[in-house]
RNA sequence: GGAACUAUAGCUCAGUUGGUUAGAGUACUACCUUGACAUGGUAGGGGUCACAAGUUCGAGUCUUGUUAGUUCCACCA
Numbered sequence: 001g002g003a004a005c006u007a008u009a010g011c012u013c014a015g016u017u018g019g020u021u022a023g024a025g026u027a028c029u030a031c032c033u034u035g036a037c038a039u040g041g042u043a044g045g046g047g048u049c050a051c052a053a054g055u056u057c058g059a060g061u062c063u064u065g066u067u068a069g070u071u072c073c074a075c076c077a
Base pairs, nucleotide, nucleotide: 001073002072003071004070005069006068007067010026011025012024013023019057028044029043030042031041032040050066051065052064053063054062
């Protein structure tokens, strides 16, 4: 330098052919349970869907660019 893949909650991930409130597990907070802790139960908070633009009535999803990460290929000394 070229190509492919990935980017969604603190972490690990799902998200169907683009369709009307963005989710799960775990973690966190409060409460219940206990003599106390752990386990368990209930409720709650937490998101610019990496960033920017475009297409569309409508974008996490499609297109383009940028950024970051991983892998492969090539090149140089």

This is a predicted structure of a 77-nucleotide RNA (transfer RNA) from an Acidaminococcaceae bacterium. The source organism's lineage runs through Bacteria, Bacillati, Bacillota, Negativicutes and Acidaminococcaceae. The sequence is in RNAcentral, with records from ENA. Rfam family: tRNA. Rfam links the family to the GO term triplet codon-amino acid adaptor activity.